[in-house]
RNA sequence: GCCCGCGUAGCUCAGUGGUAGAGCACCUGAUUUGUAAUCAGGCGACCGGGGUUCGAUUCCCCGCUCGGGCU
Numbered sequence: 001g002c003c004c005g006c007g008u009a010g011c012u013c014a015g016u017g018g019u020a021g022a023g024c025a026c027c028u029g030a031u032u033u034g035u036a037a038u039c040a041g042g043c044g045a046c047c048g049g050g051g052u053u054c055g056a057u058u059c060c061c062c063g064c065u066c067g068g069g070c071u
Stems, first nucleotide, its partner, number of pairs: 001070005007064001010024004018054001026042005047063005
């Protein structure tokens, strides 16, 4: 330099164009002599810009990051 792929919550991952979800973590409460475990509740996210569309995490283009391959 060229090609392919990933990018969603603090972490690991779902999400076939129509209200963004789960597990773990974190916070509060219950339970306990106390801690852990358990139970109930809560906080928190679509890599950036543009386009298509009534409507975009999803489709298209450009860029960025990370991973892999070729030279």